The prediction has a mean pLDDT of 82. Large-subunit ribosomal RNA, domain II from a bacterium, 697 nucleotides, folded computationally. It matches the Rfam family "Bacterial large subunit ribosomal RNA". Gene Ontology terms of the family: ribosome and structural constituent of ribosome. The full RNA is in RNAcentral, with records from ENA.
[in-house]
Context: one part of a larger RNA
RNA sequence: GCCAACGAGUUUAUGCAUACUGCUCGGCUAAGUCGGCUAAAACGACAGAGCCAUAGGGAAACCGAGUGUUAAUAGCGCGUAAUUGGUAGAAUGCAUAAGACCCGAAGCCAGGUGAGCUUGCCAUGGACAGGUUGAAGUGCCGCGAAAGCGGCAUGGAGGACCGAACCGGUAGAUCGUACAACGUCUUCGGAUGACUUGUGGUAAGGAGUGAAAAGCUAAUCGAACCUGGUAAUAGCUGGUUCUCUCCGAAAUAGCUUUAGGGCUAGCGUCGUGUGUUUCUUUUGGGGGUAGAGCACUGGAAGGUUUCGACAGGGAGCAAUCUCGCGAAACCUAUCAAACUCCGAAUACUAGAAGUAAUAGCACGGCAGUUAGGCCAUGGGGGCGAAGCUCCAUUGGCCAAAAGGGAAACAGCCCGGAUCUCAAAAUAAGGUCCCUAAAUAUAUACUAAGUGUAAGACAAGAAGGUGAGAUUUCUUAAACAAUGAGGAGGUUGGCUUAGAAGCAGCCAUCCUUUAAAGAUAGCGUAACAGCUCACUCAUCUAGAGAUUUUGCGUCGAAAAUAAUUGGGGCUAAGUAUAUUACCGAAUUUGAGGAUGUGAUUUUCUUUCGAGAAAAUCACGUGGUAGGAGAGUGUUCCAAUCUGCUGUGAAGGAGGACCCGUGAGGGCCUCUGGAGCGUUUGGAAGUAAGAAUGUUGGC
Numbered sequence: 001g002c003c004a005a006c007g008a009g010u011u012u013a014u015g016c017a018u019a020c021u022g023c024u025c026g027g028c029u030a031a032g033u034c035g036g037c038u039a040a041a042a043c044g045a046c047a048g049a050g051c052c053a054u055a056g057g058g059a060a061a062c063c064g065a066g067u068g069u070u071a072a073u074a075g076c077g078c079g080u081a082a083u084u085g086g087u088a089g090a091a092u093g094c095a096u097a098a099g100a101c102c103c104g105a106a107g108c109c110a111g112g113u114g115a116g117c118u119u120g121c122c123a124u125g126g127a128c129a130g131g132u133u134g135a136a137g138u139g140c141c142g143c144g145a146a147a148g149c150g151g152c153a154u155g156g157a158g159g160a161c162c163g164a165a166c167c168g169g170u171a172g173a174u175c176g177u178a179c180a181a182c183g184u185c186u187u188c189g190g191a192u193g194a195c196u197u198g199u200g201g202u203a204a205g206g207a208g209u210g211a212a213a214a215g216c217u218a219a220u221c222g223a224a225c226c227u228g229g230u231a232a233u234a235g236c237u238g239g240u241u242c243u244c245u246c247c248g249a250a251a252u253a254g255c256u257u258u259a260g261g262g263c264u265a266g267c268g269u270c271g272u273g274u275g276u277u278u279c280u281u282u283u284g285g286g287g288g289u290a291g292a293g294c295a296c297u298g299g300a301a302g303g304u305u306u307c308g309a310c311a312g313g314g315a316g317c318a319a320u321c322u323c324g325c326g327a328a329a330c331c332u333a334u335c336a337a338a339c340u341c342c343g344a345a346u347a348c349u350a351g352a353a354g355u356a357a358u359a360g361c362a363c364g365g366c367a368g369u370u371a372g373g374c375c376a377u378g379g380g381g382g383c384g385a386a387g388c389u390c391c392a393u394u395g396g397c398c399a400a401a402a403g404g405g406a407a408a409c410a411g412c413c414c415g416g417a418u419c420u421c422a423a424a425a426u427a428a429g430g431u432c433c434c435u436a437a438a439u440a441u442a443u444a445c446u447a448a449g450u451g452u453a454a455g456a457c458a459a460g461a462a463g464g465u466g467a468g469a470u471u472u473c474u475u476a477a478a479c480a481a482u483g484a485g486g487a488g489g490u491u492g493g494c495u496u497a498g499a500a501g502c503a504g505c506c507a508u509c510c511u512u513u514a515a516a517g518a519u520a521g522c523g524u525a526a527c528a529g530c531u532c533a534c535u536c537a538u539c540u541a542g543a544g545a546u547u548u549u550g551c552g553u554c555g556a557a558a559a560u561a562a563u564u565g566g567g568g569c570u571a572a573g574u575a576u577a578u579u580a581c582c583g584a585a586u587u588u589g590a591g592g593a594u595g596u597g598a599u600u601u602u603c604u605u606u607c608g609a610g611a612a613a614a615u616c617a618c619g620u621g622g623u624a625g626g627a628g629a630g631u632g633u634u635c636c637a638a639u640c641u642g643c644u645g646u647g648a649a650g651g652a653g654g655a656c657c658c659g660u661g662a663g664g665g666c667c668u669c670u671g672g673a674g675c676g677u678u679u680g681g682a683a684g685u686a687a688g689a690a691u692g693u694u695g696g697c
Base pairs, nucleotide, nucleotide: 001697002696003695004694005693006692011098012097013096014095015094016093017092018091020089021088022087023086024085026052027051028050032046033045034044035043056063057062066078067077068076069075101239102238104236108229109228110227111226112225113224119203120202121201122200123199124198125197126196128193130162131161132160133158137154138153139152140151141150142149143148166190167189168188171186172185173184174183205221207217208216209215242630243629244628245627246626247625252265253264254263255262256261266369267368268366269365270364271363272362273361274360277359278356279354280353281352282351283350284349285348291342292340293339297336298335299334301332302331303330304329305328306327307326308325312323313322314321315320372398373397374396375395376393377392378391379390380389381388403414404413405412418592419591420590421589423588424587425586429582430581431580432567433566434565438579440578441577442576443575444574445573451569452568460554461553464551465550466549467548468547469546470545471544472543473542481538482537483536484535485534487511488510489509492506493505494504517532520531521530522529593620594619595618596617597616598615599614600613601612602611603610604609631686633683634682635681636680637679638678640676642675643674650670651669652668653667654666656665657664658663
């Protein structure tokens, strides 16, 4: 891991509710006693003690359809009246007390068992190769007055040295389903001592022992182990076994030593009652939000005016002037959740009308939920960050919703799956191929593979290109190009070494002209020289300027060539318009099932009603959860005067039949002795999960 078996809402008491049954001339007995039999029990009889109901109110006395409060005959509370019958039983649902659906702690307490492991101590024994050093003391010699000192021998001390056994366990490796629940190898510390070791004894659970690490006390120690209290408790985790039908939530508020738990309300369901109260439309209301505004309260920009013994800078001998500073008024243009001279849409609310049930409301039984998420819109926080966070719109969806689209993708778009069907029409979205359907139509644009992409983009830049608007010039010839001219007074005056159109200052006229500036630029030391403006000719029809806008370009850097889903595409891109088609569990068509309501018919009836059939209308996604109807297992009673060696149960198989399903039949084989139908009853009543338990492999 798989298979098999076992494995979880039970029982008692009390209470409430629901449907049912008995009695109602109210209902019911309890303990107990007697009978019964065979010991107990089941069962029958007696037992009316008592309980509930028939009247309530009050703490009570007490009063009584009233009573309590109170001075009150007032007011108010609870009753009466109207509605609802009462009681007992068994059933079902729920609650409370109990182990209380099952498994699961760490723990607490009591009584015992342990020092054959280990810690300390006591008693009695044992072991420590070999080598080294050479203390005190002693002897001799020398020196010395002595104390003593020195030398040489001898001696053999030491928690002395090196190093085996022995004890330990420093570092590394190895092992790490091991040789081993701490080993092995190399290396290392102690090795006559606070050493090590055998045997016997002794001290224990809030206690021992401890050169102290909360170490050790039998692989267990911040309180051992065993048994008991004990099914400790667990607001926590996990699990909780057959089917179908109807409805169907919540993740919010208040309070909570409360925040992952509760209680009440909200939202669900079932029943009873009420009967349009619901919902929609319309009419009428009050408002101070969005917006807007500056009339108030404040903020903030510019200007003008006035005032100020207004710090300071500048000018001036000074008066004073000027810059600046502060305040006020006015003008212009503005800002505001805690501003308003104004002011919607929605929403709320009252009246009226309309519509329908599975609407609303009230009461009662039973819940679950109180971790929500994303999207859209209005807001607070944050950075006008977040797949962020907190509210609101009782908004939408998911949760609890499958199907189609978005490549894939709970929450986006379309659309809500009762069942069956080689049927049809559509939605969103699509129609070159992958891939169902247009290589559709018309007109444009784009040349960047832009795009076909949700994201990836800005400021800025540019004779990319399309469309529009305004305006200037133009057959009296524009723009461009080419040819020609571009002159004279004059080198204007001043300045200057020079200044001649062109260093600088001042002025900027006149003439000839088709036209030509006292010169727009280059140039020279100054001239000269080359252009320009301006004019003519040639040529010929549009040429410029500003602005709005469509689509593109650059700006544009990330790790696979690495991606529009891909191929690929110049449309199969973009924009506008049109017509076809595809496309879902939507809708339609055909047939069936079922719920609720209505109508009709038939049958039954305890006259309350129930069953069946047909027709019509509206439905039938679903987690927690509520309600209903069934299937199956074991046992009991009755029944079929049932089945069975002519083969029971059990097992294997089936392409057969019945049922929506759980399931039930039938047939074949196996098996070899019991078993079923129907009607009731009672439960050790259904297995895939619990790191479930036991067994097998």